Predicted 3D model of a 347-nucleotide part of an RNA (small-subunit ribosomal RNA, central domain) from a metagenome. RNAcentral holds the full RNA, with entries from SILVA. Rfam family: Bacterial small subunit ribosomal RNA.
Context: one part of a larger RNA
RNA sequence: CUGGGCUUAAAGGGCACGCAGGCGGGCCAUUAAGUCGACUGUGAAAGUCCAUGAGUUAAUCAUGGAAGUGCAGGCGAAACUGAUGGUCUUGAGGUCGGUAGGGGAGAGUGGAAUUCCUGGUGGAGCGGUGAAAUGCGUUGAUAUCAGGAGGAACGUCGGAGGUGAAGGCGACUCUCUGGGCCGAAUCUGACGCUGAGGUGCGAAAGCUAGGGGAGCAAACGGGAUUAGAUACCCCGGUAGUCCUAGCUGUAAACGAUGGGCACUAAGUAGAGGGGGCUUUGUCCUCUCUGCCGGAGCAAAAGUGUUAAGUACCCCGCCUGGGGAGUAUGGUCGCAAGGCUGAAACUC
Numbered sequence: 001c002u003g004g005g006c007u008u009a010a011a012g013g014g015c016a017c018g019c020a021g022g023c024g025g026g027c028c029a030u031u032a033a034g035u036c037g038a039c040u041g042u043g044a045a046a047g048u049c050c051a052u053g054a055g056u057u058a059a060u061c062a063u064g065g066a067a068g069u070g071c072a073g074g075c076g077a078a079a080c081u082g083a084u085g086g087u088c089u090u091g092a093g094g095u096c097g098g099u100a101g102g103g104g105a106g107a108g109u110g111g112a113a114u115u116c117c118u119g120g121u122g123g124a125g126c127g128g129u130g131a132a133a134u135g136c137g138u139u140g141a142u143a144u145c146a147g148g149a150g151g152a153a154c155g156u157c158g159g160a161g162g163u164g165a166a167g168g169c170g171a172c173u174c175u176c177u178g179g180g181c182c183g184a185a186u187c188u189g190a191c192g193c194u195g196a197g198g199u200g201c202g203a204a205a206g207c208u209a210g211g212g213g214a215g216c217a218a219a220c221g222g223g224a225u226u227a228g229a230u231a232c233c234c235c236g237g238u239a240g241u242c243c244u245a246g247c248u249g250u251a252a253a254c255g256a257u258g259g260g261c262a263c264u265a266a267g268u269a270g271a272g273g274g275g276g277c278u279u280u281g282u283c284c285u286c287u288c289u290g291c292c293g294g295a296g297c298a299a300a301a302g303u304g305u306u307a308a309g310u311a312c313c314c315c316g317c318c319u320g321g322g323g324a325g326u327a328u329g330g331u332c333g334c335a336a337g338g339c340u341g342a343a344a345c346u347c
Base pairs, nucleotide, nucleotide: 003319004318005317006316007301008300012315014201015200016199017198021194022193023192025088026087027086028085029084030083031082033081034080035077036076037075039073040072041071042070048066049065050064051063052062053061054060091191092188093187094186095184096183097182098181099180103177104176105175106174107173108172109171110154115149116148117147118146119145120144121143125136126135162169163168206247207246208245209244210243211242215241216240220236221235222234223233258314259313260312262310263309267291268290269289270288271287272286273285274284275283276282277281296303297302320347321346322345329340330339331338332337
C1' cells in the first nucleotide's frame, strides 16, 4: 500500500463542540479543471517480445518490426464530478403557539433517623456472635421521656418510568439557565453530515489550601476463628467521605455495539404531544423507552425499523500469545501517575 475486520474471538476514541480536510438535495444555463475520443509530437541506445539472417547446434550476434499502459500540445464531446451564475423547498435552521421532565447553577426551607450534650424516671446489666470475647455500665449504662447541638442523606411516591452528549441527576420553595417533543406551514434558502489536530466536559479514588466532621470507614489497635489468619466475623478507629477554590483525567467511562442519512414483516406494553369520531373508548399520527419476533445477517449465542439487515458518507481502531501498556524518548502533572509507546528474547 492492498485486503479483511472491530457485541462476546485482536479491534469503537469516556463524551461533546469544532478549525482544516473528506463527503454532500431538486431544476436551468454557462464553462471545460477532472473525465472521454481521435490526432500530432515525444517516450535514447542496449534489453524484453516477434520476424529474417550469421554462427554445424546452443549460448551469442546482426538487421528490421512491434511494444513502450506515460507525458505534452492543439482539436472535439458535455452525461457525471468540479467551477460560475440563476432558481426551488423536501435537508438544515429561524418565528409563533403549546407541552413533559430527579437537565444544569445559586439561595433558602423542612421532616424522619443516627450520634453527642443537659435534665427526669429507673436500678444491673447492655452490646455483640455460629458460639464467644474484646468493648460499655453502680462516677448509674442499656431502656424510656423532655429539651438542645451538629453533620450527612433525602423513606413512601419510584416504575423494565423520566431526563442529560457522556460522566451523571431523586425532600420542598424561589431566582437564573440549557436541551427536547408536538402543532401551525409564517420566514431564510443547502446555510448540511463527519471531523485528524485543537478546545471543553468528564464517576470513584487521589493531591494542594482553607473550613467541616453526625454516620460510615482504607490504614491502624484489640477480640475471635484457624495449623497459621498480615483475611472473612466482632469491638474500636484516623485519613477520607461533606463544603469552597484549584489540580488529577482515569473506569467492566458497557448496549463491552462511533456519528449521520435512507430503505426493509408482524404483535404487544409504557412515557410525552397532536388529530378524527360514534366522547369515555377506540381509531389515525409524530417523538421517545421496553418486550417478543419474520426475512436477512451471524461461528454460534444472538440480533432483528432503537439492526449486529440492505447501501452510502466521515472519523477512531485491529493485524498471533507472552515479553508489555513494560523500557526508552517526548509531553502533561505538585505528586500519584496520565498520554504517546517499542525491541531483544520466547512459544